[in-house]
Context: one part of a larger RNA
RNA sequence: UGACGGGGGCCCGCACAAGCGGUGGAGCAUGUGGCUUAAUUCGAUGCAACGCGAAGAACCUUACCAGGGCUUGACAUCCCCGGAACCCCCUGGAAACAGGGGGGUGCCCCCGCAAGGGGGAGCCGGGAGACAGGUGGUGCAUGGCUGUCGUCAGCUCGUGCUGUGAGGUGUUGGGUUAAGUCCCGCAACGAGCGCAACCCUCGCCCUUAGUUGCCAGCGGUUCGGCCGGGCACUCUAAGGGGACUGCCCGCGUAAGCGGGAGGAAGGUGGGGACGACGUCAAGUCAGCAUGCCCCUUAUGCCCUGGGCUGCACACAUGCUACAAUGGCCGGCACAAAGGGUUCCGAAACCGCGAGGUGGAGGCAAUCCCAAAAAACCGGUCCCAGUUCGGAUCGCAGUCUGCAACUCGACUGCGUGAAGCCGGAAUCGCUAGUAACCGCCGAUCAGCAGUGCGGCGGUGAAUACGUUCCCGGGCCUUGUACA
Numbered sequence: 001u002g003a004c005g006g007g008g009g010c011c012c013g014c015a016c017a018a019g020c021g022g023u024g025g026a027g028c029a030u031g032u033g034g035c036u037u038a039a040u041u042c043g044a045u046g047c048a049a050c051g052c053g054a055a056g057a058a059c060c061u062u063a064c065c066a067g068g069g070c071u072u073g074a075c076a077u078c079c080c081c082g083g084a085a086c087c088c089c090c091u092g093g094a095a096a097c098a099g100g101g102g103g104g105u106g107c108c109c110c111c112g113c114a115a116g117g118g119g120g121a122g123c124c125g126g127g128a129g130a131c132a133g134g135u136g137g138u139g140c141a142u143g144g145c146u147g148u149c150g151u152c153a154g155c156u157c158g159u160g161c162u163g164u165g166a167g168g169u170g171u172u173g174g175g176u177u178a179a180g181u182c183c184c185g186c187a188a189c190g191a192g193c194g195c196a197a198c199c200c201u202c203g204c205c206c207u208u209a210g211u212u213g214c215c216a217g218c219g220g221u222u223c224g225g226c227c228g229g230g231c232a233c234u235c236u237a238a239g240g241g242g243a244c245u246g247c248c249c250g251c252g253u254a255a256g257c258g259g260g261a262g263g264a265a266g267g268u269g270g271g272g273a274c275g276a277c278g279u280c281a282a283g284u285c286a287g288c289a290u291g292c293c294c295c296u297u298a299u300g301c302c303c304u305g306g307g308c309u310g311c312a313c314a315c316a317u318g319c320u321a322c323a324a325u326g327g328c329c330g331g332c333a334c335a336a337a338g339g340g341u342u343c344c345g346a347a348a349c350c351g352c353g354a355g356g357u358g359g360a361g362g363c364a365a366u367c368c369c370a371a372a373a374a375a376c377c378g379g380u381c382c383c384a385g386u387u388c389g390g391a392u393c394g395c396a397g398u399c400u401g402c403a404a405c406u407c408g409a410c411u412g413c414g415u416g417a418a419g420c421c422g423g424a425a426u427c428g429c430u431a432g433u434a435a436c437c438g439c440c441g442a443u444c445a446g447c448a449g450u451g452c453g454g455c456g457g458u459g460a461a462u463a464c465g466u467u468c469c470c471g472g473g474c475c476u477u478g479u480a481c482a
Base pairs, nucleotide, nucleotide: 001482002481003479004478005477007476008475009474010473011472012471013470015466016465019429020428021427022426023425026320027319028318029317030316031315032314033313034311035310042053043052064306065305066304067303068302069301070300073131077130078129079127080126081125082124083123086103087102088101089100090099091098092097107120108119109118110117111116133295134294136293137292138291142289143288144284145283146282147280149278154193155192156191157190158189159188160169161168162167173184174183175182199272200271201270202269204241205240206239207238208237209236210235213231218228219227220226244266247260248259249258250257251256322422326381327380328379329378330377331376338369339368340367343362344361348357349356350355388419393414394413395412396411397410398409399408435458436457437456438455439454440453441452
């Protein structure tokens, strides 16, 4: 100087408390451990691994296993020989591949009257070697990127002063703040990285602009902004205004705090992006890059099939429930944000349905996906393992795809399991939040999505307080630790 203390003081955080909803019990989904296996490829492992890399494992992916094959090799550069490329067919084979047949002559340059011949580029086949290749090892050899403490309030430097020195001072102190934020004081005076602000978005207003919107005002109307017409309003998108403790009162030396006015909005307005010096030899050599080591008829490459989906178990994260503020049936409303051309696909028709036929319109504020759902109105069920709950299994189908046996999703009929609110323990959340409800998207042929990322609808309860648990900041104290 730090670190640590079941030392002290001060102060924060959904840390506790207050409150609402969960997890832990059940069934299922997904991930993991374990076991099994020819293989169940690899990585991630307290917080900070476990719906994580996977924003899509039937083949492919795929790195694993078995079997069948290839070696200058699926890919790059160079040399030699042949042929343009390319297309079609036959035989064997599971395919890879092996063997064979046919068609076919482009571009540039030279010779030639022409037919044709020669050279070259690209591409294909064969050959030799130099080399390729490796998701083989090492994240304790690395770059880059990331998690975490932590959006925490901190971490440092220059000069000066001080101490023999490590170092200290500044950065401590008094107040204040979300904040090393600011004020005052002070052997310090300044400065940098952080904080804040500048950026995006939501909330109010104005301007500009009108193939979206509007009977707002007029006319027509087969009643639909449908037509004429109009940009006022809504909206869309670009620019601008607006909030600064600016004003008033009180307290205070000040910084600032409490209250008030005006205002769409206050005292960092809500949300996002943004994460200091560093810590964990944290994570990743399988995203990529890369040193070294290792394999080179193979630790490389191709193919078929299997596996990554195995199941006595255990854990993690979720979904659906156990019902009556509920289930079922009928009626009837109101979103936002997205996506769409080997795409989204309307009306109409067929089918109980998944879906099929059909193709209007749309490269999209003009068409489609599309129905929003909870809500609301009416009816029914009458407390029962039930008209709760839907697992599991049987049969029959639909769709995608070369192909759904291992191993897809969905539909119809039948079957209806556990489960009557969950032990010890444990998690999230302070407002348009939690809770409840549906909608869209990425990946993607299809889909194991209940995941993930977004969007809106309905919309609470509670916070006395900081003694205690957890994490953290500042000062101080002890130390036999570094």
Molecule: small-subunit ribosomal RNA, 3' major domain
Organism: Pseudomonadota bacterium